[in-house]
RNA sequence: UGAUAGAGGCGCGCUUCUGAUGAGUAACUCCGUUUAGGCAGCAGGUGCCGAUGAGACGGCGCGAAAGGCUGAAGCGCCGAAGGAUACGAUCCCCUGACGGGUCUGGUCCUGGGUGCAAUGGCGAACAGCCUUGCAACUGUCAUCAGGUAUUGAUGGAGCGCUAUCAG
Repeated sequence: UGAUAGAGGCGCGCUUCUGAUGAGUAACUCCGUUUAGGCAGCAGGUGCCGAUGAGACGGCGCGAAAGGCUGAAGCGCCGAAGGAUACGAUCCCCUGACGGGUCUGGUCCUGGGUGCAAUGGCGAACAGCCUUGCAACUGUCAUCAGGUAUUGAUGGAGCGCUAUCAG
């Protein structure tokens, strides 16, 4: 230097299912009031619905789902993976240099999880996630000290560490 294997632990991701939330919300039926617009994210277009009353508001009834979260199981794993970023592809009726979703690869950051706090973003949510800071914990390596059971201090980063093999 290369190849293979491996370790960290409240370890990581994916899928399925459970549960709560979402929510007595949206949608729908009916009733009442009002009256000309309304819907397809936005702009333009186009289409559709609407005086046989749309839409809005109020009321009775009926009454979800998704994303996000949680636990369990299975599977794949140990840069596992997550985040940021600009571009590209694709979807959202058409066009668009706006907006949103998904995805490949690139670049940058993060050893790992936990707790607390803060700002902003996502979000229905002070649920949760991301980011930042602090704290102790944990694996690993280096240095130093004590010691020879191994302990402590400081520092580093996964482009790390351990083992084996080859050069």